The part of an RNA shown here (large-subunit ribosomal RNA, domain II) has 687 nucleotides and comes from Prevotella sp. Sc00026. RNAcentral holds the full RNA, with entries from ENA and SILVA.

[in-house]
Context: one part of a larger RNA
RNA sequence: ACCUACGAGUUACCGUCUCUGGCAAGGUUUAGUAUCUCAGAUACGUAUCCGCAGUGAAAGCGAGCCUGAAAUGGGCGUAUAGUCAGAGGGGGUAGACGCGAAACCAAGUGAUCUACACUUGGCCAGGUUGAAGUUCCGGUAACACGGAAUGGAGGACCGAACGGAUAAGCGUUGAAAAGCUUCCCGAUGAGCCGAGUGUAGGAGUGAAAGGCCAAUCAAACUUGGAGAUAGCUCGUACUCCCCGAAAUGCAUUUAGGUGCAGCGUGUAUCGAUCCGCAUGAGAGGUAGAGCGACCGAUAGGUCAAGAGGGCUUCACCGCCUAUCGAGACCUGACGAACUCCGAAUGCUCAUGCGCCGCAGAUAUGCAGUAAGGGGGCGGGUGCUAAGGUCCGUCCCCGAGAGGAGAAGAAUCCAGACCGCCAACUAAGGCCCCGAAAUUCUGUCUGAGUUAGUCUAACGAAGUCUGGUCCCUAUGACAGCUAGGAUGUUGGCUUGGAAGCAGCCAUUCAUUCAAAGAGUGCGUAACAGCUCACUAGUCGAGGGUCCGGGCAUGGAUAAUAAUCGGGUAUAAGGCAGAUGCCGAAGUUGCGGGAUAGUAAUAAUAAAAGUAUCGGUAGGGGAGCAUUCCAUCGGCGCAGAAUGCAAAGGAUGACCUUUGCUGGAGCUUAUGGAAAAGCAAAUGUAGGU
Repeated sequence: ACCUACGAGUUACCGUCUCUGGCAAGGUUUAGUAUCUCAGAUACGUAUCCGCAGUGAAAGCGAGCCUGAAAUGGGCGUAUAGUCAGAGGGGGUAGACGCGAAACCAAGUGAUCUACACUUGGCCAGGUUGAAGUUCCGGUAACACGGAAUGGAGGACCGAACGGAUAAGCGUUGAAAAGCUUCCCGAUGAGCCGAGUGUAGGAGUGAAAGGCCAAUCAAACUUGGAGAUAGCUCGUACUCCCCGAAAUGCAUUUAGGUGCAGCGUGUAUCGAUCCGCAUGAGAGGUAGAGCGACCGAUAGGUCAAGAGGGCUUCACCGCCUAUCGAGACCUGACGAACUCCGAAUGCUCAUGCGCCGCAGAUAUGCAGUAAGGGGGCGGGUGCUAAGGUCCGUCCCCGAGAGGAGAAGAAUCCAGACCGCCAACUAAGGCCCCGAAAUUCUGUCUGAGUUAGUCUAACGAAGUCUGGUCCCUAUGACAGCUAGGAUGUUGGCUUGGAAGCAGCCAUUCAUUCAAAGAGUGCGUAACAGCUCACUAGUCGAGGGUCCGGGCAUGGAUAAUAAUCGGGUAUAAGGCAGAUGCCGAAGUUGCGGGAUAGUAAUAAUAAAAGUAUCGGUAGGGGAGCAUUCCAUCGGCGCAGAAUGCAAAGGAUGACCUUUGCUGGAGCUUAUGGAAAAGCAAAUGUAGGU
């Protein structure tokens, strides 16, 4: 991992609702007794319980009672249906659908491991060092002291056994649930070891690490309380049919739980109340707008009270201002918590029409949900960031399959009862992969831009197009030829300044076809080149500015690139045309189920109509398994079982045939359940 077997809403009692049955203003027996065909049945048994009257705290009164001094009042009642059983739904008490803790408590068992202690024993190769003491010699007044020898101390030294475990490697489904190899530490000591004893679970022991106490220790192990508790996780077993949610509000020692409400479903009742459209009437202060209408904020300017500063003065008066500035006026403009104004929608009410297919309301049985998510629109928050977060509103996913989007919960199209080798369309597509146009008309792009991820500020005689103004056969624009002068080197400044460092300005005047007190280069300053401006030549459009379309640079990410690919100059962009393809949509044909209406004396059937995606969840109808009862049936001429095939049923399943097997099986109608497995890191066995 697979297969087989086992494996989870049960039982008792209490009260509640629905259904079925008995009796009914009543219903019913308990214990017990008797009888019989004796795990039982029948009869008797009226104690009891529920109902038949309520109300008040109660005395009490009573179809009424209470409140109150008293009720025009107010509260609860009075219109009769109950009761005893059975079945089912859900609730309560019990382990209460199943498995699952870590823990808590009690009584016991453990010191053959290990910790410490006690008693009694044992072990430590070899080598080294050489304390005290002693002896001799020297030495001293005597000691002290010195030397040599002797001696053999030490938690002394080196190093085997023994004990340990520093470092590394190996081992890591190991040879081993702690080992192996090498290096390493202690090795006469607080040493190591044997045997026998002692200390026990909130206790022991601990040279102390929360260590050790039998591979178990921040409280051992065994059994019991015990099926502890688990607002938590996981699992919870056959079929078909109808409907079908929620992820919100309030509260919560509450936030992943729960209560009430909301939303679902079943039953009963009401009967058009719901919903849509139209018309009418209302409430309101949003979008917008406005602010010489308030509040607040606000840019520039004009006028300017007043304040500050300066001058003057004995003081008053007065004068001035690179300061501040109320207020008024002109121009401009802002506001969620501003409003002189002010929509569209939406909301409420009324009437009418539509609707009768489906909504709505009330009561009651049963729920689930109370982690939501994405998108569009209106906002708050944030960075007008987020696949962010918090609201409102609609849609979708959730619980929705199908087609498109290369792929892709929620984007676009479209809501799947079943069948068909039929047809038409939606979104989206039609060169090939790929079903359908290498279709048609006009135009743009030349960048493989693009189609086929998103892209800015800014830059640019890319190109197409719309407009504006100016010049132009009295000759434009560009090119070429020629001129571009004089007062004058303007004045000042300067070492110099002559058009061209800088400053000044009535940047003037003259001659001219035209020529600046000079556009740029240049010189130390001049010189020189050039421009503006003018003439000639040439012979037709030229130029400025403002828009629009498509292109261009800007352009940058990590394994080899790429639009889904091939590729494409259209098979790209824009505007249009005609066809076609394309879905579980629609249509056609066939079939099924559900629902209510009409018709009918009533019921049923048939026909028609509408409906039939679905998680949590509610409701309905069935299949299978085991056993029992009753009436039957089948079976050695082959039961159950196993294998295979064929057929039937919407399905769970059923039937038949052949082989296997070798003795039991079972329809129908009822009853009763140890009543259905794919999952629980399920349990056991097998492979």
The coordinates come from a structure-prediction model, not an experiment, and the mean pLDDT is 82.